[in-house]
Context: one part of a larger RNA
RNA sequence: UUGGGCGUAAAGCGUGCGCAGGCGGAAAAGAAAGUCAGAUGUGAAAUCUCGGAGCUCAACUCCGAAACUGCGUCUGAAACUCCUUUUCUAGAAUCCUGAAGGGGGAAGGGGAAUUUCGCAUGUAGGAGUAAAAUCCGUAGAGAUGCGAAGGAACACCAGUGGCGAAGGCGCCUUCCUGGUCAGGUAUUGACGCUGAGGCACGAAAGCGUGGGGAGCAAACAGGAUUAGAUACCCUGGUAGUCCACGCUGUAAACGAUGUGCACUAGAUGUGGUGGGAAUUGACCCCUGCCGCGUCGAAGCUAACGCAUUAAGUGCACCGCCUGGGGAGUACGGUCGCAAGACUAAAACUC
Numbered sequence: 001u002u003g004g005g006c007g008u009a010a011a012g013c014g015u016g017c018g019c020a021g022g023c024g025g026a027a028a029a030g031a032a033a034g035u036c037a038g039a040u041g042u043g044a045a046a047u048c049u050c051g052g053a054g055c056u057c058a059a060c061u062c063c064g065a066a067a068c069u070g071c072g073u074c075u076g077a078a079a080c081u082c083c084u085u086u087u088c089u090a091g092a093a094u095c096c097u098g099a100a101g102g103g104g105g106a107a108g109g110g111g112a113a114u115u116u117c118g119c120a121u122g123u124a125g126g127a128g129u130a131a132a133a134u135c136c137g138u139a140g141a142g143a144u145g146c147g148a149a150g151g152a153a154c155a156c157c158a159g160u161g162g163c164g165a166a167g168g169c170g171c172c173u174u175c176c177u178g179g180u181c182a183g184g185u186a187u188u189g190a191c192g193c194u195g196a197g198g199c200a201c202g203a204a205a206g207c208g209u210g211g212g213g214a215g216c217a218a219a220c221a222g223g224a225u226u227a228g229a230u231a232c233c234c235u236g237g238u239a240g241u242c243c244a245c246g247c248u249g250u251a252a253a254c255g256a257u258g259u260g261c262a263c264u265a266g267a268u269g270u271g272g273u274g275g276g277a278a279u280u281g282a283c284c285c286c287u288g289c290c291g292c293g294u295c296g297a298a299g300c301u302a303a304c305g306c307a308u309u310a311a312g313u314g315c316a317c318c319g320c321c322u323g324g325g326g327a328g329u330a331c332g333g334u335c336g337c338a339a340g341a342c343u344a345a346a347a348c349u350c
Stems, first nucleotide, its partner, number of pairs: 004321003007304002012318001014201004021194003025088006033081002035077008049065006091191001092188003095184005103177007110154001115149007125136002162169002206247006215241002220236004258317006266295011299306002323350003332343004
């Protein structure tokens, strides 16, 4: 390379947008690049294959045929692919009317609780643990009441419930703003899908500058435990956690399952939104579309399991895998303030 694969065995980029590229709906006409047919030229000889012949046979040699699957030219065909033109509406997008939502950004506001401080009441304990001790307290703690400050997070509602491409998103109000869905079927008329590079977003931790700091808490200190205890438990406690701006670019970034489209039994729950029937109204009943779940037929799978949200049946495009260790390492390069990230071997060994 061919082939085979990627939920769990090696393997889906963390996610999106998107240039190039690849692929691409229906009808008609034209052209004839691909494609197909015929003719013709060429495709040296030798070799290979087949039929004969000659060395006693064979190897070998000679004669003939076929072949040389290719390329050029001419003529023709027009189903398919490409190209040109015209048309269409089933894909896609726009528009109108509604709808749900912790989607994002900014500003303002709120109460509960913890902590600290002040005042008051009040007296000997409090705290902590398996038990203790370190620790706090007669310089009046803890408890209780009132008041103040400050920071962070938003109980109940809350739900295998919602939204978002993913990361993720949850007190209330306002402003700005993205996406989605249903109904209408008005407009454009293939404008689409995927997407190497590229660009953007991207939890936590970490980094830079400046703020902030209630609680929690790496490091650190002390007390225990223990043979030891650089731990688990306890008392403290700094970075950090929070905000603004900038960087980092990684996670079991998981559904360990790339994106899009089409098709293929059902049952049941739930969120959104239509239609029908019925009704005083509601519950309930039938039915459509979109989403999130549970269970299951066929089918698939090594099994587990998946099963209209496929791991079923197909198509398009991208990414990735090729025994274990060495190693996601070295070297080189790119990026980064650094930490490090990305790209990525070999010797050797089993």
Small-subunit ribosomal RNA, central domain from a metagenome, 350 nucleotides, folded computationally. The RNAcentral record of the full RNA draws on SILVA.